This is a predicted structure of a 75-nucleotide RNA (transfer RNA) from a Candidatus Magasanikiibacteriota bacterium. Taxonomically the source falls in Candidatus Magasanikiibacteriota (Bacteria, Bacteria candidate phyla). Its Rfam family is "tRNA". The sequence was found in a public genome assembly.
């Protein structure tokens, strides 16, 4: 250089192939409240994410192109 592949809450991950449903779901963690003499456990509620730019479409996390970053194969 060429080709392939990955990027979603603080972390891990589902959804992507096959576009649409409800507020992008779950686990851990975090915050508040309840419980408790207190902590822990347990219960309830809450905050928190689609790498970036553009295109297609009535509608994009999902399809297409490019960029950035990680990984792999190859010369």
């Nucleotide at each position: 250089g060429g080709c392939c592949u990955c990027a979603u809450c603080g972390u891990c991950u589902a959804g992507c192939c096959c576009g649409g449903u409800c507020u992008a779901g779950g686990a851990c963690g975090c915050u508040u409240c309840c419980c408790u003499c207190u902590c822990a456990c347990g219960g309830a509620a809450g905050a928190a994410a689609c790498a970036c730019c553009g295109g297609u479409u009535c509608a994009a996390a999902u399809c297409c192109g490019g960029u950035u970053g990680g990984g792999g194969c190859u010369a």